[in-house]
RNA sequence: AAAUUCACUAUGGAGAGUUUGAUUCUGGCUCAGGAUGAACGCUAGCGGGAGGCCUAAUACAUGCAAGUCGAGCGGUUCAGCAAUGGAUAGCGGCAGACGGGUGCGUAACGCGUAUGAAACUUACCCUACACAGGAGGAUAGCCUUGGGAAACUGAGAGUAACCCUCCAUAGUCUUAUAAUGCCGCAUGGUAUAAUAAGUAAAACUCCGGUGGUGUAGGAUAGUCGUGCGUCCGAUUAGCUAGUUGGUGAGGUAAUGGCUCACCAAGGCGACGAUCGGUAGCUGGUCUGAGAGGAUGAUCAGCCACACGGGCACUGAGACACGGGCCCGACUCCUACGGGAGGCAGCAGUAAGGAAUAUUGGACAAUGGACGGAAGUCUGAUCCAGCCAUCCCGCGUGGAGGAAUAAGGCCCUAUGGGUUGUAAACUCCUUUAGCAGGGGAAUAAAAAGGUCAUUUAUGAUCAAUUGAAGGUACCCUGAGAAUAAGCACCGGCUAACUCCGUGCCAGCAGCCGCGGUAAUACGGAGGGUGCAAGCGUUAUCCGGAUUUACUGGGUUUAAAGGGUGCGUAGGCGGACUAUUAAGUCAAAUGUGAAAGCUUGCAGCUUAACUGUAAGAUUGCGUUUGAUACUGGUAGUCUUGAAUAUGGUAGAAGUUGGCGGAAUAAAUCAUGUAGCGGUGAAAUGCUUAGAUAUGAUUUAGAACACCGAUUGCGAAGGCAGCUAGCUAUGUCAUAAUUGACGCUGAGGCACGAAAGCGUGGGGAUCAAACAGGAUUAGAUACCCUGGUAGUCCACGCCCUAAACGAUGAAUACUCGUUGUUGGCGAUAUACAGUCAGCGACUAAGCGAAAGCGUUAAGUAUUCCACCUGGGGAGUACGUUCGCAAGAAUGAAACUCAAAGAAAUUGGCGGGGGUCCGCACAAGCGGUGGAUUAUGUGGUUUAAUUCGAUGAUACGCGAGGAACCUUACCAGGGCUAGAAUGGGAGGAGAAUAUGGGUGAAAGCUCAUAGCUAGCAAUAGCUGCUUCCAAGGUGCUGCAUGGUUGUCGUCAGCUCGUGCCGUGAGGUGUUGGGUUAAGUCCCGCAACGAGCGCAACCCCUAUCGUUAGUUACCAUCAUUAAGUUGGGGACUCUAGCGACACUGCCCGCGCAAGCGGAGAGGAAGGAGGGGAUGACGUCAAAUCAUCAUGGCCUUUAUGCCCUGGGCUACACACGUAAUACAAUGGUAAGGACAAAGAGCAGCCAACUGGUGACAGUGCGCGAAUCUCAAAAACCUUAUCUCAGUUCGGAUCGGAGUCUGCAACUCGACUCCGUGAAGCUGGAAUCGCUAGUAAUCGCAGAUCAGCCAUGCUGCGGUGAAUACGUUCCCGGACCUUGCACACACCGCCCGUCAAACCAUGGAAGUUGGGAGUACCCUAAGACGGUAGCCGAAAGGAGCUGUCCAAGGUAAUACCAGUAACUGGGGUUAAGUCGUAACAAGGUAGCCGUACCGGAAGGUGCGGCUGGAAUACCUCCUUU
Repeated sequence: AAAUUCACUAUGGAGAGUUUGAUUCUGGCUCAGGAUGAACGCUAGCGGGAGGCCUAAUACAUGCAAGUCGAGCGGUUCAGCAAUGGAUAGCGGCAGACGGGUGCGUAACGCGUAUGAAACUUACCCUACACAGGAGGAUAGCCUUGGGAAACUGAGAGUAACCCUCCAUAGUCUUAUAAUGCCGCAUGGUAUAAUAAGUAAAACUCCGGUGGUGUAGGAUAGUCGUGCGUCCGAUUAGCUAGUUGGUGAGGUAAUGGCUCACCAAGGCGACGAUCGGUAGCUGGUCUGAGAGGAUGAUCAGCCACACGGGCACUGAGACACGGGCCCGACUCCUACGGGAGGCAGCAGUAAGGAAUAUUGGACAAUGGACGGAAGUCUGAUCCAGCCAUCCCGCGUGGAGGAAUAAGGCCCUAUGGGUUGUAAACUCCUUUAGCAGGGGAAUAAAAAGGUCAUUUAUGAUCAAUUGAAGGUACCCUGAGAAUAAGCACCGGCUAACUCCGUGCCAGCAGCCGCGGUAAUACGGAGGGUGCAAGCGUUAUCCGGAUUUACUGGGUUUAAAGGGUGCGUAGGCGGACUAUUAAGUCAAAUGUGAAAGCUUGCAGCUUAACUGUAAGAUUGCGUUUGAUACUGGUAGUCUUGAAUAUGGUAGAAGUUGGCGGAAUAAAUCAUGUAGCGGUGAAAUGCUUAGAUAUGAUUUAGAACACCGAUUGCGAAGGCAGCUAGCUAUGUCAUAAUUGACGCUGAGGCACGAAAGCGUGGGGAUCAAACAGGAUUAGAUACCCUGGUAGUCCACGCCCUAAACGAUGAAUACUCGUUGUUGGCGAUAUACAGUCAGCGACUAAGCGAAAGCGUUAAGUAUUCCACCUGGGGAGUACGUUCGCAAGAAUGAAACUCAAAGAAAUUGGCGGGGGUCCGCACAAGCGGUGGAUUAUGUGGUUUAAUUCGAUGAUACGCGAGGAACCUUACCAGGGCUAGAAUGGGAGGAGAAUAUGGGUGAAAGCUCAUAGCUAGCAAUAGCUGCUUCCAAGGUGCUGCAUGGUUGUCGUCAGCUCGUGCCGUGAGGUGUUGGGUUAAGUCCCGCAACGAGCGCAACCCCUAUCGUUAGUUACCAUCAUUAAGUUGGGGACUCUAGCGACACUGCCCGCGCAAGCGGAGAGGAAGGAGGGGAUGACGUCAAAUCAUCAUGGCCUUUAUGCCCUGGGCUACACACGUAAUACAAUGGUAAGGACAAAGAGCAGCCAACUGGUGACAGUGCGCGAAUCUCAAAAACCUUAUCUCAGUUCGGAUCGGAGUCUGCAACUCGACUCCGUGAAGCUGGAAUCGCUAGUAAUCGCAGAUCAGCCAUGCUGCGGUGAAUACGUUCCCGGACCUUGCACACACCGCCCGUCAAACCAUGGAAGUUGGGAGUACCCUAAGACGGUAGCCGAAAGGAGCUGUCCAAGGUAAUACCAGUAACUGGGGUUAAGUCGUAACAAGGUAGCCGUACCGGAAGGUGCGGCUGGAAUACCUCCUUU
């Protein structure tokens, strides 16, 4: 340095969606991956390598798939002149048992693996030894002849052989007798020698040989036995008579009940026999990290089968795919007498089916049969054809190229993005394909010659042979030329927009999309993925730890048996010795090949193929190791049991006794009710109840003690006492010495209800009856009441039989209460053992929670679970007197069902609190008439919107036209309005005519300015760009608004707690109008709300005085004027109120006081101000706006009509019904507003509305303007009135172009209903209610009694929070989350689906018994044949098919019938979820349209409240 050996390591594992308002868990469903002998849809250039009826083991036309040998034989025939050569029907030999196909049957020694045969066979081949002498016979062919349609066949004559027979010879052969040695696990084997008997042969020849016979050995091939392994069902639990064994015989190659005779009574089975179903098995294949799961195409090994069934013959080998016989079914031929056939060989046909190929070439190679050989045959095989069926490889071009072209699509659209360097264009290349040319390997032999040694064999010489195929491959040429699709794009899951559609059409693997803005349907553009393929469907594995060995669970999610005893089984304390079964190690044999893995190699690469190694985790054998487990032997005491002595108890069972209560009976007292309920009634009672007293009888249950107490295996057990029985526990550590734990089957016990027989029967009480309640009330309540409740005996065997927690053992911090022992004098005390409770550490748990009494940590054994429903149902079976119990499915259907906890919401749950919420009051509404709005109806139209609270005198703060949106009719179409560009014309404008309902159309006349001009101004016309829409969608929107609610709430940051949703803060104790403030606290802070800041008002001060004011002075009719700045008032600026002061209570915050002071006192009164959010609340008709729709109309103009209608219903108001009033006359006092197209003084006229004339005032100056209620006086006198004023008639006034539909007002006349309003219902807590008038907006006028403001007069009541309504906080339950207007149960009715029962009916396979029996086998046999052997015939037994009978099983169908499931809007109720309105549920019994109700017992998986006990803290 290289090589080798050894050790260690070594490659492998992804998840997601879906239950919820959200969360964690449990749990199913679904998806992403891989695979296929596949099929279907769309598409398709090439090559290589593979594969190709999975269905009807259905039926098959046609051709081929097994022959060969003349060197076995006699013949026949052809060629040749002949020699000779060729062909060959028949006899004979070998081969047709291989090769090829299929998977019916088979759950089996069939297959796999290992092993045995001392119990066997083996033709052809090889080796060794020995042998082949003699004699005879028949028969086919051929010839003659007969029958038959045919297939075929009869008779006669005669013939050969390697055909057949006999005799001889022979052995290491066979049989019989019996011996010795050696060996073996047994039967036995083997070697040697002996005696007796028996059995062989074939020829041909080129003379080299080939072939034949016997024996032994080998090889090959087979046969048989055994261990282990090999699917599902127990709703299959017992099966078996040749059955199990023995003796003997037969049979076979051989063992064996394989068969038979006799004998015995066995054999198999819970470690699953028998029966039923399904299935060829394996190497392997697919998948998987593996363990496993599924599978058994192609290739290979074995088995089975060959139209269905049976049978044998021949042969070395078959019970024989292309042989035979028989039965059956089917098909074909026929002359009707009779015959023929078997593709699960290769092609092919029909059929079936979603589906699977050519009636091809060649024996060239490999292999096979025969032959001496040439050779013949070979649908084995080698090749080719068809098919994207799969795997692999290649190509459809490469480089450059931006005006980022046009077109398409999209958008925020004068522009941009994308398709997209993509294309065009330039240059380059030429695989495949096309054309031309060349062109393989696969072939080496055999036969022949020569040599070696002579055959075998080998060497060598020369020669022959290619289906595939002129193919692979190579060269040349032209030319980007000829070549891309499919699926998808909501999430899972890579990839997004537009249009169309409008819960339609459709999609969908799951979740789910679609009801007018769909990334989910259809199309398009774009994108993503894969690619000559891509998707879909089907199936398998995976993911799925979702059967859990690796690797799960069972308190509440599915799941612990009701409890114990105990059999089998499983598991088992300490020590010693031994053994070596398990276990471990090494060696060895085997584990076929192919396949798999790795290395290398060959096809250009790969697939594919070759080669070498590995693996093949298994089984057998041998040797070794001995810790552990097991076996054997011995020992031990700690597990277990026993003993002795204490002790405990509602433990069981039988008997006796007791008092209270209840009911009944009798007597007595006594009189009218009793009883019962939410309230009543039924019921009892003057025939004397209830009540009271006494006595008696009966049955049942045992108050207080009594308790999270005690006892028992569980169910369960309670007056006292006695007998009997059982048990726990403590102490001692005396005895035994592992005697233990668990426990499938089995046995026993097992509440209540229920059943049977016989008793008993007081109470209570299903059913039942009556009374109530109710819409009904088969209930809850009441009055009665029978089974039953009780006892004895016998059944039943189930419960929420629960700690929803199996039993046993060990280990793992503590605190505390209590029961029974021990220690000790002790009730103190600390300790200890055994129980019963509570809290808690670690740990566990999805959490709730559990926590030495585990749900912790471990071990052993048993039981049980695997989505919800269907269903604990059906069928079957067992048990039961019955009721029923136990065991226990499927079809079908859903994507959930479920557990725990969280946040809300809700409760006929609880606690605390508030509000004109109730209560206490005042006044209304509901009745009348009118006004107004709405519904409804009507209509040409009665435009539209608003509809519980939160629509209805609302949008509208003012519809005769207009408004106006509606209707009818007449007109316009770039339009009625506005802006801009261009062209051309004209001043603008004014006046008039015609027509017409008007709009409009049309005609005529007059007529410019600025500028030097161009032109500009103004107005028509034409044209272009922007039209217009009160059309739809308020569920596409903005903005605005209502409501909860001026309620006190709603959140965030950081921290902390929780796996998490979330919680904490924000809860608690107080307090407040208030999450207002204080205290406490794993919270500390903060924000939006509350409050305050703003406005009006109440008091005062100050400043300023005009149009306001007038005390003093003057003046006037008058604050009229001078004057004044005091007052009122006006309007600016300030002040004031803060629990600041006092007393009381309180830690504080704060509360109380007729407190003080003050104009005002605890927010002084009022307003504005409306948190996060809720109601898809309202509004597209205020406005704005997306989308859609419309464009000679859904736009615009105009006339007329309508919005004003009127059987009716409702809301809101006005006015009343009268004397607290009406009428008449007289008199007094406001505030706030408005006014020039206005308010209008004053005067005149009119009864009046109003008219005429006309002053003042754009307003602290003038006007509207009179305030009214009120006061005084008079009158009316209770009446439908001097109340009330509707309605109607007449006459007018005003506004307006116009009051008919359809205005208001005035005057005269008319004079309706109505006499205080049913059920019900509304507002209001102080300057409020009530009542009285005034003003304003809108507006020509006004339907205003409305609305918005203003002032005048001016109350009553609040005990209080039980109740109604609404709200806030805390807590509790919830099956609600669209959130109680929630959820949800059952009958009935309808449709559809699968299914159970069922009189019957149809079919199937299997078995049993009997009958009959083909072919065949094994026997028997006088007659016939034969010399004989033997044969024919007849006959016995067995037996396929067939028939008969009864039964069991399985499947189909069925009148009728039962329940179940599913289905947007059916009926009846309301059972459950809240205390669900009677707590619910379990078992059982009875009853009822239905959910269900009731009785008895049980459970908490019941709320609330009170008490007791225990625990925690102090």